[in-house]
Context: one part of a larger RNA
């Protein structure tokens, strides 16, 4: 080098754009770098292998064969790859028309409910637990009515329902916007897949500077509990949590399952779309999604199964015992906290 693997035993990079590179659809026609066949020259000698042979054998030594699996050069083949030329439409991509959707970006609007103020009734108690206190409360609370004020969050509808590349997205209108699907077959004519560096997204907590601050609450404070209670239960409560900018870059960032194509039974629901049936409804085709259900295959078994963990192809990533350790030094990113790249020595 090959060989073997990565849902759960070690292993899929959080996710995408995309540069280098690897790969790559039909046809025809040229070339002849890879490839294939003769031919030729070189591939020292000694070693290996084979035949004799020589020391009593045997290591060893002679001799001759053959190898030396490579390389250069010449003549030659054209299938297959490549390379040029042409072409073609189904792989990709526009266009038109049409749909679906909590996609994503601002702006403005809303009702509910907690809390706080101001009044107004009323006049001991409420809170809160297992039980309780601590705590509010005659400076008039809890309840209950009217009035303001702020922040945050968006009940039902909602749903193994939709959208998005992940992260994530759920009040309601209005502006800008990205994706997707469906149909016509209307243009382009391989323009394509992947994806080392690279570059952007990227929950929460966290950090920076200025705002905000209603509820909730790390830390903190007090009250139970208990042998103690740095805790679980009460009662406060500050960062934080919201909001612009700007880091950070992590996660059980999970379907613990990279991405593209193509085959390989079925049954059943849900959700977007088209079709022909005079028109509806329904069935019945026919694409796109999202789930259960199950058979061959597959698998250590669970489990999977046309959303593959089946069956093949390209491409990236990743693993090679357990701890030591996701540490140490280095580097290199961050303000920081830490990320990122990532050992050994011992030891089992």
């Nucleotide at each position: 080098c090959u060989g073997g693997g990565c849902a759960u035993a070690a292993a899929g990079c959080g996710c995408a754009c995309g540069u280098a590179g690897g790969c790559g659809g039909g046809a025809a026609a040229g070339c002849a770098a890879g490839u294939c066949g003769g031919g030729u020259g070189u591939g020292a000698a000694a070693u290996c292998c084979c035949u004799c042979g020589g020391c009593c054998c045997a290591a060893c030594c002679g001799a001759g064969g053959a190898a030396c699996u490579g390389c250069g050069c010449c003549c030659g083949a054209a299938a297959c790859u490549g390379c040029u030329u042409u072409u073609c439409u189904u792989g990709a991509g526009g266009a038109c028309a049409g749909a679906a959707g909590g996609g994503g970006a601002g702006c403005a609007u809303g009702g509910a409910a907690u809390u706080c103020c101001u009044g107004g009734u009323g006049g001991a108690g409420c809170g809160g637990u297992g039980a309780a206190a601590u705590g509010c409360g005659u400076u008039g609370a809890u309840a209950u009515c009217a009035g303001g004020a702020g922040g945050a969050a968006c009940a039902c509808c909602g749903g193994c329902g939709g959208c998005g590349a992940a992260g994530g997205c759920g009040a309601c209108g209005c502006u800008c916007u990205g994706g997707u699907c469906u149909g016509u077959u209307u243009c382009u004519g391989a323009c394509g897949c992947u994806a080392a560096g690279g570059u952007g997204c990227g929950a929460a907590a966290g950090c920076c500077a200025g705002g905000g601050g209603a509820g909730c609450a790390a830390a903190c404070g007090g009250g139970a509990u208990u042998a103690g209670a740095u805790a679980c239960c009460c009662c406060g409560g500050u960062a934080g949590u919201c909001c612009u900018g700007g880091c950070c870059g992590u996660a059980a960032a999970c379907g613990a399952u990279g991405g593209g194509c193509a085959c390989u039974a079925g049954g059943u629901a849900g959700g977007g779309g088209g079709g022909a049936c005079c028109c509806a409804a329904u069935g019945c085709c026919u694409c796109c999604c999202u789930g259960c259900u199950g058979g061959a295959g597959a698998u250590a078994a669970u489990u999977u199964a046309u959303u593959a963990a089946g069956u093949g192809c390209c491409c990236c990533g990743c693993c090679u015992g357990g701890g030591g350790a996701g540490u140490a030094c280095a580097g290199u990113c961050g303000c920081a906290a830490g990320g990122c790249u990532g050992a050994a020595a011992c030891u089992c």